Model confidence (mean pLDDT): 86 of 100. A computed fold for a 495-nucleotide part of an RNA from Singulisphaera sp., annotated as small-subunit ribosomal RNA, 5' domain. Its Rfam family is "Bacterial small subunit ribosomal RNA". The source organism's lineage runs through Bacteria, Pseudomonadati, Planctomycetota, Planctomycetia and Singulisphaera.

[in-house]
Context: one part of a larger RNA
RNA sequence: GAAUGAACGUUGGCGGCGUGGAUUAGGCAUGCAAGUCGUACGGGCCGCAAGGCCAGUGGCGCAAGGGUGAGUAAGGCGACGGUAACCAACCCCGGAAAUGGGUAUAGCCGCGGGAAACUGCGGGUAAUCCCCAGCGACGCGAGGACUCGGCAUCGAGGCCUCGCCAAAGCUCCGGCGUUCCGGGACGGGCCGUCGUGGUAUUAGGUAGUUGGCGGGGUAACGGCCCACCAAGCCUGCGAUGCCUACCGGGCGUGCGAACGUGGCCCGGCACACUGGGACUGAGACACUGCCCAGACUCCUACGGGAGGCUGCAGUCGAGAAUCUUCGGCAAUGGGCGCAAGCCUGACCGAGCGACGCCGCGUGGAGGACGAAGGCCUUCGGGUUGUAAACUCCUGUCGAGGGGGAAGAAGCCGAAAGGUUGACUGAACCCUGGAGGAAGCACGGGCUAAGUUCGUGCCAGCAGCCGCGGUAAGACGAACCGUGCGAACGUUAUUC
Repeated sequence: GAAUGAACGUUGGCGGCGUGGAUUAGGCAUGCAAGUCGUACGGGCCGCAAGGCCAGUGGCGCAAGGGUGAGUAAGGCGACGGUAACCAACCCCGGAAAUGGGUAUAGCCGCGGGAAACUGCGGGUAAUCCCCAGCGACGCGAGGACUCGGCAUCGAGGCCUCGCCAAAGCUCCGGCGUUCCGGGACGGGCCGUCGUGGUAUUAGGUAGUUGGCGGGGUAACGGCCCACCAAGCCUGCGAUGCCUACCGGGCGUGCGAACGUGGCCCGGCACACUGGGACUGAGACACUGCCCAGACUCCUACGGGAGGCUGCAGUCGAGAAUCUUCGGCAAUGGGCGCAAGCCUGACCGAGCGACGCCGCGUGGAGGACGAAGGCCUUCGGGUUGUAAACUCCUGUCGAGGGGGAAGAAGCCGAAAGGUUGACUGAACCCUGGAGGAAGCACGGGCUAAGUUCGUGCCAGCAGCCGCGGUAAGACGAACCGUGCGAACGUUAUUC
């Protein structure tokens, strides 16, 4: 000098765009943050009807979006590859198909238990719920010979034989769905090579350990797991241990080499009170699902129950320190739905903070051999200083009022046409009048800017050198000056 998610002191006019719990991954009151579909199904209730409301069964979603960085030095991340070892709901393309039957169960009715949370028994009912049978392939599995290919195990293809497997309806008649097979897209799983902190005042580490054979398990390879067999495997090119730390795109500084860093935004990973576990599912070992254990908090009729803000706001605590218990689904995006639409603290906006960057303003022109006051003085004067007063103007910003473009694409309707803005608010018009808007640090040298008074090694200053013991340009004050300016200094940290 540049920089910061900064803090502190003094000061503080406006706007735009950003940004704001870095400390206790400490504890949390309250509200909201994931629902939707009646064009899957039966019922209850309201209604004359049309239609609607309600819980339940069923479907899809809740694995996304949002938060945080505790853990993790390698099951991570980054770059490049592999999968001849794999999966795949919704979406797209192609091909084929949907035949017949059955019994359950919630809701409901009846009877109970419990303070509550909740729950038991009996009867009976529907489906795009579940089950059985049938057809059944270019699919899957097994066997056989053949062709082509590769990367060792092997892969692809057609042929023959055998075995196995599916489906669901709804409709406003437009359509929306259902099943199987093949392909694609999006998304993932697994594997390899290289790279990715400190410490040797850590030198040895390892028994599922290293490999094999056979099995189990998985979508899939594999000690992933198991039985048996062998005795291996890693390590001075740093194993193992300990400490620290999410990683990258990037960001800061620097001419660069490089050093430092990983906040906001984007990609990846990990976590969800702590530890463990599985269930459902295309996908989870699942932030606002389930079970167990623990700590903590709450309710209780003492028998037993309920909870998880590292979502958005908010609260307490700790701290130098970090915001509103705001508005809206209008836009973008997501879920469900044929749609209308519903939901959405994602998001879009507004609020608070000079926390940062940028822009603008706090007036312009004229105005004295130069007012007053202040300060200095060699007492002549000098300086503050065109500065003020005063005169003539301007109207940015701000204030008040009007105005309404644009952010709106869509949606409804046969059309004509109708309709959708939380918030922001351009141009333009009116009112008014210099009115409402300047400070902070410094002035010995480094370093730009000095005099007087006070003090007297005192009080104090100080980044370094150093000032102060009676004329201090270095302390304190005044005047004057210098620098920057809605900021200026200080502290911390990086280069």